The RNA shown here (c-di-GMP-I riboswitch aptamer) has 88 nucleotides and comes from Flexilinea sp.
RNA sequence: AGACGAAAAAGGCAAACCUUUUGAAAAAAAGGGACGCAAAACCAGAGACUAAAACCAAUUCAUACGUCAUGUUCGUCCGGUUACCGCG
Numbered sequence: 001a002g003a004c005g006a007a008a009a010a011g012g013c014a015a016a017c018c019u020u021u022u023g024a025a026a027a028a029a030a031g032g033g034a035c036g037c038a039a040a041a042c043c044a045g046a047g048a049c050u051a052a053a054a055c056c057a058a059u060u061c062a063u064a065c066g067u068c069a070u071g072u073u074c075g076u077c078c079g080g081u082u083a084c085c086g087c088g
Base pairs, nucleotide, nucleotide: 004086005085012037013036017032018031019030020029021028022027035075041081042080043079045077046076047073048072049071054067055066
């Protein structure tokens, strides 16, 4: 350096749920709260979720239905980058 996570120390993150705000929604942010996490730090390739705008068909028209990510998710998975402690 790489790999690994038995025990330990120092610390770290924070699911569900609740409140407020943002958003069309999925969801996100802040505060509370801890199910868990050794990358539960970062990056959307795949998967999953949503369907505002747009498009298609029918219809007198409109709405709805349908399609669709450019939206969301890294605490779904793969891969990559970086990092604390221990081991070595």